[in-house]
Source information:
The part of an RNA shown here (large-subunit ribosomal RNA, domain IV) has 328 nucleotides and comes from a metagenome. The coordinates come from a structure-prediction model, not an experiment, and the mean pLDDT is 88. It matches the Rfam family "Bacterial large subunit ribosomal RNA". Rfam links the family to the GO terms ribosome and structural constituent of ribosome.

Context: one part of a larger RNA
RNA sequence: CUGUCCUGAAGGAACUCGGCAAAUUGCAUCUGUAACUUCGGGAGAAAGAUGACUUUUACCCACGCAAGUGGGAAAGAGUGACACAAACCAGGUGGUAGCGACUGUUUACCUAAAACACAGGGCUCUGCGAAGUCUUUAAGACGACGUAUAGGGUCUGACGCCUGCCCGGUGCCGGAAGGUUAAAAGGAGGAGUGCAAGCUCUGAAUUGAAGCCCCGGUAAACGGCGGCCGUAACGAUAACGGUCCUAAGGUAGCGAAAUUCCUUGUCGGGUAAGUUCCGACCUGCACGAUGGCGUAACGACUUCCACACUGUCUCCAGGGCAGACUCA
Numbered sequence: 001c002u003g004u005c006c007u008g009a010a011g012g013a014a015c016u017c018g019g020c021a022a023a024u025u026g027c028a029u030c031u032g033u034a035a036c037u038u039c040g041g042g043a044g045a046a047a048g049a050u051g052a053c054u055u056u057u058a059c060c061c062a063c064g065c066a067a068g069u070g071g072g073a074a075a076g077a078g079u080g081a082c083a084c085a086a087a088c089c090a091g092g093u094g095g096u097a098g099c100g101a102c103u104g105u106u107u108a109c110c111u112a113a114a115a116c117a118c119a120g121g122g123c124u125c126u127g128c129g130a131a132g133u134c135u136u137u138a139a140g141a142c143g144a145c146g147u148a149u150a151g152g153g154u155c156u157g158a159c160g161c162c163u164g165c166c167c168g169g170u171g172c173c174g175g176a177a178g179g180u181u182a183a184a185a186g187g188a189g190g191a192g193u194g195c196a197a198g199c200u201c202u203g204a205a206u207u208g209a210a211g212c213c214c215c216g217g218u219a220a221a222c223g224g225c226g227g228c229c230g231u232a233a234c235g236a237u238a239a240c241g242g243u244c245c246u247a248a249g250g251u252a253g254c255g256a257a258a259u260u261c262c263u264u265g266u267c268g269g270g271u272a273a274g275u276u277c278c279g280a281c282c283u284g285c286a287c288g289a290u291g292g293c294g295u296a297a298c299g300a301c302u303u304c305c306a307c308a309c310u311g312u313c314u315c316c317a318g319g320g321c322a323g324a325c326u327c328a
Base pairs, nucleotide, nucleotide: 001323002322003321004320005319006318007317008316010314011313014312019309027051028050029049030048031047036041038158052079053078054077055076056075057074059072060071061070062069063068080084092307093306094305095304097302098301099299100298104116105115120156121155122154123153124152125151126150132142133141134140159294160293161292162291164225165224166223169222170221171218172217173216174215175214178213179212180211184207185206189202190201191200192199193198226244227243228242229241230240253287254284265281266280267279268278269277
């Protein structure tokens, strides 16, 4: 010096991206326990007290015929230690916000999560030889020894309050008309050849399906959800008006947000001091019901703060063990 373990004056997160690591807590009985809440929880919340041994008093339970053996709990008196759940073993706690309801699942070997799943909800297909799937076209099989309270696909994701406007584009669904449209039917007319009958070609009108055009519907289908100018008796702002465009111009709720570029926005809180955090404001570069906004409980998730605790640090020191190294 390296690894590992132990101890440490005073301070106690000043360390650091971040309390990472370490320390604290840890058991049993008794007391006591907040906000919030889906009334179940939260909760072991938090915060405290007691615990060894000797002895007295009576008692309870199990087993036993009994003597008794084992265990339990209460009150009183006393004894010794720095230390009595004496070793090992054995929750640190509280507050705030985000995300996801939850238990679960996942990148075997760098990501365990806010991702996936989930119960619940919606839309849609499917009437049974079902739709859908596997299989060379077939037989066959799954679906299912099921039958629309069933099965398939897809989106959302407990629960609560809700889920606005747009069908112009794309998709899907419907539509006895009309337009276009293939093979086929049709055969006016034309061409070749032949003496001719004929044979071989070509061929207009007309008839002619789905599809497309067309007409409707449909957004918990894919998706979309404006601009400029003026206006109120200080100023500022604009409930109001004008105009252009659109299929329709973003409703409720939320908002510097896991989304805010300018930006460390501005104000307030917490700190002596806060690019983070929390509460507001709304000027939303570029939130918004392709779900929004809340939400008790839960989380090896993420954020900030506090208490306790500590060698993380100020600032390092000493020791045990195993190496390295030097000498023999």